[in-house]
Molecule: Bacterial large signal recognition particle RNA
Organism: Acidimicrobiia bacterium
RNA sequence: CCGUGCUACGCGGGGCGCUAGGGGUGCCCUGUAACCCGAAAUCCUCUUCAUGCGGGGUCGAAUCCCCCGUCCGAGGGUGGACGCCUUCCGGGCAGCACCGGGAACAAUCGAUGUCGAUGGUCGGGUCCUACGCGGCGGGGCGCCGUGAACCGGGUCAGAUCCGGAAGGAAGCAGCCCUAAGCGGGUCGGCCCCGGGUGCCGUAGGGGUGCCUGGCCGGAGUCGAUGUCCCGGAACGCGCCGGGGGACGGACGCUCGAGGGCGGGGUGCACGG
Numbered sequence: 001c002c003g004u005g006c007u008a009c010g011c012g013g014g015g016c017g018c019u020a021g022g023g024g025u026g027c028c029c030u031g032u033a034a035c036c037c038g039a040a041a042u043c044c045u046c047u048u049c050a051u052g053c054g055g056g057g058u059c060g061a062a063u064c065c066c067c068c069g070u071c072c073g074a075g076g077g078u079g080g081a082c083g084c085c086u087u088c089c090g091g092g093c094a095g096c097a098c099c100g101g102g103a104a105c106a107a108u109c110g111a112u113g114u115c116g117a118u119g120g121u122c123g124g125g126u127c128c129u130a131c132g133c134g135g136c137g138g139g140g141c142g143c144c145g146u147g148a149a150c151c152g153g154g155u156c157a158g159a160u161c162c163g164g165a166a167g168g169a170a171g172c173a174g175c176c177c178u179a180a181g182c183g184g185g186u187c188g189g190c191c192c193c194g195g196g197u198g199c200c201g202u203a204g205g206g207g208u209g210c211c212u213g214g215c216c217g218g219a220g221u222c223g224a225u226g227u228c229c230c231g232g233a234a235c236g237c238g239c240c241g242g243g244g245g246a247c248g249g250a251c252g253c254u255c256g257a258g259g260g261c262g263g264g265g266u267g268c269a270c271g272g
Base pairs, nucleotide, nucleotide: 001272002271003270004269005268006267010058011057012030013029014028015027016026020047021046022045023044024043035056036055037054038053065265066264067263068262069261070260071259072258075255076254077253078252079251082248083247085245086244087243088242089241090240091239093238095237096236098232099231100230101229102228103227107225108224109223110222111221112220119216120215121214122213123212124211125210126209127205128204129203130202131201132200133198134197136194137193138192139191140190141189143184144183145182146181152177153176154175155174160169161168162167
């Protein structure tokens, strides 16, 4: 040096999370030629040489296993100026929104007006008071019926009394009537009282807000919106100050799969 057989190593790694801590199962990233089976979250296995446990398989000393340096670098962790959204507290600038007033409209739209606007003037109504009338409600009278064993009336059979008689007297029951009272009726009549009463009348008052009539006079008047000005109030938006939360995030620190380049290291047996 060549050949055959075998062994160590390898057959994925990383971040987060969990843990006193190291691994695994979990989530995520990366990557592959990247083995199989079994258990593992109030879990499994270990203890700082901790970088899994149990069983099986495969490759076979180097492109392949191990180490060092350097560059690139997916992704994660952490800090974070700043941006944006949201929420709460405080303030009260007065920009928007809100309220009141004014100006010019030769601004827009609408309504109304020579079938007469705004305005002026004289009345009327709406309002208040009193009275009247009407209506409604209540009551009373009147009306109808009933209504007195004796102590209401009339008529009073019988019986009683007086009388010689004619006749007379008082008078129960019955019948008729009536008083108080009771009941009915409310149609119509009269009187009294009351009101959340009236398309009513009379008289007086009040008032210029609204409606309306007559007269004068002769062209505007009203509303909405827009612009500007003045004033007010408020905390809805905006603004100012502060606190909390979510998201994004330049950049810093850190872990880092994987890749490129350079360098180094690692066996045993037999035969030739």